[in-house]
RNA sequence: UCACGAGAUAGAGGUGCGCUUUUAAUUACUAUACGGCAUAAGGUAGUGUUAACCAAUGAAUGUCGUAGAAAGGUAGAAGCGCCGAAGGUAGAAAAAUGGCACUGUUUUUCUAGCCUGGUCCAUAUGUAAAAAACGUCUGGACUGUCAUCUUUAUAGAUGGAGAGCUAUCCAUGGA
Repeated sequence: UCACGAGAUAGAGGUGCGCUUUUAAUUACUAUACGGCAUAAGGUAGUGUUAACCAAUGAAUGUCGUAGAAAGGUAGAAGCGCCGAAGGUAGAAAAAUGGCACUGUUUUUCUAGCCUGGUCCAUAUGUAAAAAACGUCUGGACUGUCAUCUUUAUAGAUGGAGAGCUAUCCAUGGA
């Protein structure tokens, strides 16, 4: 000096990311409780089992009246931790759903370079109660970064992806 690496440390992007607390909306004039009426034998997520609980002193369902939430999912603010931050997807485990088994639902944890550079907008679609939010496809805008080309400068065009980029060190190989 050149090449190279799932190496180490530090660092950058900006309407950047997450967590906690708090406030607000939504959920919802719902769930639920009580009462009236109708109806009549079942009900406690589904199936099986158990026979724990409620039930002819009327279950479930429907309707009317009175009272009336919360969780999960979001947004704002503050604080904290960060820059694969993190999100998604798949798999596994645990807890709740009366007990047990399986399924479903909800929450939590772990694993996988399986997908996404970041933000924003629009169409379609999926999750979702959702007009919130997030994921994916397509199109567009902005932005950081690298490569190639053009360019006096500045900038522009095309392409790539975080397994990236910048700096220093280390390891290996060549001159």
The RNA shown here (Lysine riboswitch aptamer) has 175 nucleotides and comes from Lutispora sp. Model confidence (mean pLDDT): 77 of 100. The sequence was found by an Rfam model in a public genome assembly.